Description: A computed fold for a 71-nucleotide RNA from a Candidatus Nanoarchaeia archaeon, annotated as transfer RNA. Its Rfam family is "tRNA". Its family is annotated with triplet codon-amino acid adaptor activity in the Gene Ontology. The RNAcentral record of the sequence draws on ENA. Its mean pLDDT, the model's own confidence on a scale to 100, is 83.
Parts: sequence; C1' cells; structure tokens
RNA sequence: GCGGUGGUAGUUUAGUGGUAGAAUCGUACCCUGCCACGGUAUGGACCCGGGUCCGAAUCCCGGCCACCGCA
Repeated sequence: GCGGUGGUAGUUUAGUGGUAGAAUCGUACCCUGCCACGGUAUGGACCCGGGUCCGAAUCCCGGCCACCGCA
C1' cells in the first nucleotide's frame, strides 16, 4: 500500500428497512436479626460525516479504530 471481518448500555452480546432486546452492572424497594442469595421496579447504547428511502443500527460512499491475510 491492497483486501477481508468487525465497531450497539460501564462490560459481554442479539438485532438483514418500520417500537433497539438480553445477560451483567447501577439505584430504590421487598425478603433476612445482618450479609449473601432471591424477587419487583427503574436507569443506561447504535464509532464519525454524507447519501438513498415515507422511514436507516440495518443499504451505498468516505473517514477513524481493532483484528486477520497479501505485498
């Protein structure tokens, strides 16, 4: 330098055009003599810029980052 894969809550991860979900985590409450476990409620995310579309996390273009391969 070229190509491929990926980037989503603090962390891990699902989501192939129409409400962004789970686990874990935080907070409050319940439970307990206390803690732990457990239960209920709640908080928290689409890497950046542009395009297509009625509508984009998703499709297209460019950029950045990580990993892999080639040179």